[in-house]
RNA sequence: ACAGUUCGUUAGACGAUCGCUUGCCGGUUUUCGGUAAGAGGAAAGUCCGGGCAGCGUAGAGUAUGACAGUCGCUAACGGCGACCGGGGGUGACCCUAGGGAAAGUGCCACAGAAACGAUACCGCCGCGGAGCAAUCUGCGGUAAGGGUGAAAGGAGUGAGGUAAGAGCUCACAGCGGCGCAUGGUGACAUGCGAAGGAGGUAAACCCUGUCAGCUGCAAGGAGAUCUGCACAAAGGACUACUCGUCUGCAGGUCGCUACCCGCUUGAUUCUCUAGGCAACUAGAGAGCUAGAUAGAUGAUCGUCCACGACAGAACCCGGCUUACCGACGGACUGUCCAU
RNA sequence: GCGGAUGUAGCUCAGUUGGUUAGAGCGCCGGGUUGUGGCUCCGGAGGCCGUGGGUUCAAUUCCCAUCAUUCGCCCCA
Numbered sequence: 001a002c003a004g005u006u007c008g009u010u011a012g013a014c015g016a017u018c019g020c021u022u023g024c025c026g027g028u029u030u031u032c033g034g035u036a037a038g039a040g041g042a043a044a045g046u047c048c049g050g051g052c053a054g055c056g057u058a059g060a061g062u063a064u065g066a067c068a069g070u071c072g073c074u075a076a077c078g079g080c081g082a083c084c085g086g087g088g089g090u091g092a093c094c095c096u097a098g099g100g101a102a103a104g105u106g107c108c109a110c111a112g113a114a115a116c117g118a119u120a121c122c123g124c125c126g127c128g129g130a131g132c133a134a135u136c137u138g139c140g141g142u143a144a145g146g147g148u149g150a151a152a153g154g155a156g157u158g159a160g161g162u163a164a165g166a167g168c169u170c171a172c173a174g175c176g177g178c179g180c181a182u183g184g185u186g187a188c189a190u191g192c193g194a195a196g197g198a199g200g201u202a203a204a205c206c207c208u209g210u211c212a213g214c215u216g217c218a219a220g221g222a223g224a225u226c227u228g229c230a231c232a233a234a235g236g237a238c239u240a241c242u243c244g245u246c247u248g249c250a251g252g253u254c255g256c257u258a259c260c261c262g263c264u265u266g267a268u269u270c271u272c273u274a275g276g277c278a279a280c281u282a283g284a285g286a287g288c289u290a291g292a293u294a295g296a297u298g299a300u301c302g303u304c305c306a307c308g309a310c311a312g313a314a315c316c317c318g319g320c321u322u323a324c325c326g327a328c329g330g331a332c333u334g335u336c337c338a339u
Numbered sequence: 340g341c342g343g344a345u346g347u348a349g350c351u352c353a354g355u356u357g358g359u360u361a362g363a364g365c366g367c368c369g370g371g372u373u374g375u376g377g378c379u380c381c382g383g384a385g386g387c388c389g390u391g392g393g394u395u396c397a398a399u400u401c402c403c404a405u406c407a408u409u410c411g412c413c414c415c416a
Stems, first nucleotide, its partner, number of pairs: 001335010012304007020038007040310001044321002047319005052216004058239001059243004064212005069083005084098001085096004099207002104205002106201003116154001121146002123142008156172005175197001178193006220261002223254007235247003268287008305308001340412007349365004358396001367383005389405005
């Protein structure tokens, strides 16, 4: 210099004028004046998790659903961090639904002899038959070779063995599980030993383990009293079912309000210090940063530049995913050149 | 805000233990019939199964993400 990896920041700036929402202050009594504040990194999708609220105690089992290496972080998670195993890249680095097929069941189309309790089309071999011969044919053995297929019984090479062959036997090498030793918190790694386990599919049913009561701010925020029947059982309620739990049921009258509360001070933000590889945690100090309910955050003008992307809060947080013109910074890798 | 359903030819719809070439009706095109048109008969074209990934030998079908369309649901009372 070129090419690339990864992490983070930012998301036009300044000024003037006119408007909108909310808080506070003042006038005033329903409007006016002053002053302060006023969208995002994703506010989005609603894919997960929690707070909060109600239901009927939130207890056991079943069903259903979700998840799946290990250790940690967290309020919690299907999230995040670090590591292990597998895959890709020269590398920085990236990807990984990553328990069990050795409990059982199912499926593996077409082709092929046979698709998983094996089997035999060609071939090879043995014993027969026919034929002058080439060759044809019957029975049996074999699974090394050919052929079919995504996949062929599934541990390769060599030797022995045999009529021909075959883990049939042996040596070496390889995979998985088991036992032992060493290292590691652990997943796991390395080494040794004996046995002799072997198709794929669990994003098929299923098995193992863990978690989940249901409904969601359109949650929810008010009851008092009278009459009839019942008051053991029965009956009723309710959120998948059962156990269990709770409970009088039906009707009438009166009363309350909402232009309200929930609503934004919170697992909150910033800085510093300490611990940790990191996710994150602890302590101290400082700060307050939209809260509408037809729904505010806008418009115009001027100057400048790199000419401005995706996109608009509606109970609140932690994540994930998706969209996004660009600009800037940190760390690192490869190639080439110069010294 | 919460929850559900659908997407296959121009239109309306089928299509499942995942399998060989994804079908039907209407419409469209060509031909026959008719003096001409319609009806009718014969033949034909037209599909990345919304999009992008993944699992599998194999995906319209199973899983994940995403886009679009559409339906349902309060309290005071």